[in-house]
Context: one part of a larger RNA
């Protein structure tokens, strides 16, 4: 160097227990009644996991449900079950010690003591300087807060890398990160509104408008809004004028508007209707479950395969079974079903809610406000002619014959009515539960984890952070012999197959070894 035959080694098809993405349904629950999250204990027999909590692998009640069963997990002891067990749903009881942690302390799961909800909230008593208050003291009595919580939401402080082919204004970005707080969504919301000689008529979202009009060391870049068309529509309460009750505070009558609204003063009239609906009946969903068609012979280690000759379908999804199953089996299509729990929606006792026009310039129509000056932030808009919004200082109005706004400022015109306040759906997310899908992934992939995984191990710490998957159909897991110190071999037996032997399915290459052959 060729070729055969082992060996090492684990590639490659093949498989899945495990993730990924998404659709749809539902939940967004928890906590001083002690949550989440750890720690320590619990079992006849060693550890971690899972489950439980000195009542500790469980206990109690009421359902389902039918033959085993004492968790994954073997043996083995010892029991428990048709007097209905185990394992299933409901609703309870217990539930050490730490944790908000809350008697006091304290290096988390300990301590110590005159046994106590610390603290905030709250309600009675009491009555210092000092009269009334206050502050302080007691005393029961509530038991509302406080912590947690992946993303979504609001609201507060808010970088810096980078880009501008440097940098400084700008820009990354109001982003990232911290605090704060809330809900199942939040937040916005019934017009001092857009708009333009026409007209619309709360707010969200979404598509266009549009990379447009703008803005910009007019760089690099930022970036609408009206009008149009969808989605989804739902509106209301209150302060004043006044009036009753009271000493007063305050509660109640009454009123809520922009073709101005009400009060006020006069005239005229009266509906049985519309919301809401906790208590109570009832339907119907859900938390467990029941019923559910039709196939046999021969081959084979084993039949679904294949050959023969049959059958059901509101059921030919889908996994399973010794090989590819509509008719073996679990189901599937269709049908039925609840002691207890909790939800929708129906009826329903109660609740709530109600009128019109005329007169009127007197009364009311939200003030340290609105405007202005001056610093500044937002508004797509970088001081710009810079309006509209909003903040800090300091000034400081009008009251409907009034005010504001249409992008400086004024008049006309137009439209609207600030300085209270709630308000469903259309939107936004997935820690997590049921269901389902997939020109997603198949063990260097796919979650960092298919095996003790945030484990093992690293690091004073914050923190970093793996690697291991496939005997067979079934352990039938190789009784006995024999080599023998063990491993490990060599018969035998099992097995369809041990070149399926547990270092176990398939078994590439690189690299080792023996053999033959050629050649030196």
């Nucleotide at each position: 160097c060729u070729u055969a035959u082992g060996g090492u080694g684990g590639a490659u098809a093949c498989c899945u227990a495990g993730g990924c993405a998404c659709c749809u349904a539902g939940a967004g629950a928890c906590g001083a009644g002690g949550a989440a999250a750890g720690g320590c204990g619990u079992a006849g027999u060693a550890a971690g996991c899972a489950a439980u909590g000195a009542a500790a692998u469980g206990c109690u009640u009421c359902g389902a449900g039918g033959a085993g069963u004492u968790g994954a997990a073997a043996a083995u002891a010892a029991g428990c079950a048709u007097a209905g067990a185990u394992c299933u749903g409901a609703a309870g009881a217990u539930u050490c010690a730490c944790g908000a942690a809350u008697a006091u302390g304290u290096u988390a799961a300990c301590c110590u003591u005159u046994c106590a909800a610390a603290c905030u909230g709250u309600u009675g008593c009491u009555g210092a300087a000092u009269c009334c208050a206050u502050g302080g003291g007691c005393a029961g009595g509530c038991a509302a807060g406080a912590g947690a919580c992946a993303a979504c939401c609001u609201g507060g402080c808010g970088a810096a890398u980078c880009g501008a082919a440097a940098c400084a204004u700008c820009u990354a970005a109001g982003u990232a990160g911290c605090c704060a707080g809330a809900g199942g969504a939040a937040a916005a919301g019934a017009a001092a509104g857009c708009a333009a000689a026409a007209g619309c008529a709360a707010u969200u979202c979404c598509c266009a408008u549009a990379g447009u009009a703008g803005c910009g060391g007019c760089c690099a870049g930022c970036a609408a809004a009206a009008u149009g068309g969808g989605a989804u529509c739902a509106a209301c309460c209150u302060a004043a004028a006044u009036u009753g009750u009271g000493a007063a505070a305050a509660c109640g009558g009454g009123g809520u508007u922009g073709u101005g609204g009400g009060a006020g003063a006069g005239c005229a009239a009266u509906a049985c209707a519309a919301g809401u609906g906790u208590c109570g009946u009832g339907c119907u969903a859900c938390u467990a479950g029941g019923c559910g068609a039709a196939g046999u012979a021969g081959u084979u280690g084993a039949a679904u395969g294949u050959u023969g000759c049959a059958c059901c379908c509101u059921a030919g999804a889908u996994g399973g079974c010794g090989a590819a199953a509509g008719u073996c089996c679990a189901g599937u299509a269709g049908c039925c079903g609840a002691a207890a729990g909790c939800a929708u929606c129906a009826c329903u006792a109660g609740c709530u809610u109600a009128u019109g026009u005329u007169c009127u310039g007197a009364c009311c129509c939200g003030a340290u406000u609105a405007g202005c000056a001056u610093g500044g932030g937002g508004c797509a808009c970088g001081u710009g002619g810079a309006a509209u919004c909003u903040c800090g200082u300091g000034u400081g109005a009008a009251u409907u014959a009034a005010c504001a706004a249409g992008g400086a400022u004024g008049a006309c015109c137009u439209u609207g009515c600030a300085a209270g306040g709630c308000u469903a759906a259309a939107u936004a997310c997935u820690c997590c539960u049921g269901g389902g899908u997939g020109a997603c992934c198949g063990a260097u992939a796919g979650u960092g984890a298919a095996g003790u995984a945030g484990u093992a191990c690293c690091g004073u710490g914050a923190g970093g952070g793996a690697a291991u998957g496939g005997u067979g159909a079934a352990a039938a897991g190789a009784a006995c012999c024999c080599u023998c110190a063990u491993c490990g071999g060599g018969g035998a037996a099992u097995g369809a197959a041990a070149u399926a032997g547990a270092a176990c399915a398939u078994g590439a290459a690189a690299c080792c070894a023996u053999a033959a052959a050629c050649u030196c």
Predicted 3D model of a 520-nucleotide part of an RNA (large-subunit ribosomal RNA, domain I) from Lactuca saligna.
Its mean pLDDT, the model's own confidence on a scale to 100, is 82.
The organism belongs to Lactuca, within Eukaryota.